[in-house]
Formats: sequence, C1' cells, structure tokens
RNA sequence: GCCUCUUUAGCGCAGUCGGUAGCGCGUCGGUCUCAUAAUCCGGAGGUCAUCAGUUCGAUCCUGAUAGGGGGCA
Repeated sequence: GCCUCUUUAGCGCAGUCGGUAGCGCGUCGGUCUCAUAAUCCGGAGGUCAUCAGUUCGAUCCUGAUAGGGGGCA
C1' cells in the first nucleotide's frame, strides 16, 4: 500500500431480507431475613463509531472518514 471482517447500554453479546432496539452480568429500589447473601419483582441507563447519500421512513442499503482484528505484498 491492497483485500477482508468488525464498531449496538458500564462490560460481554443478540437483533431486524428498512417501520422509532433486546438478553446476560453489573447498577439502583423493593421483596425476604434478627442480619447478610441468595431468591423473586421492578426501575434507570443507548444520538446503534462519525459525516453524507438513497428512501415516506436507515441500527439495517450505498459512499467517505476514524478505531480495532485478520490476510497478502
């Protein structure tokens, strides 16, 4: 330098052949207990890397840029 995969909640990951995103852990509150943990119930937390394009509508399609992994030279 070229090719390819990847980027989604604090962490690890799903997801949708385009219709306003979910699981586990964690965290907060409650339940239970003499108390703690566990259990069970509930809540908060996301500009879906950034910018632009297509579209009535983009996390999803297209392009560019940036970070990360792999391959070739």

RNAcentral holds the sequence, with entries from ENA. This is a predicted structure of a 73-nucleotide RNA (transfer RNA) from Cymbomonas tetramitiformis. Model confidence (mean pLDDT): 83 of 100.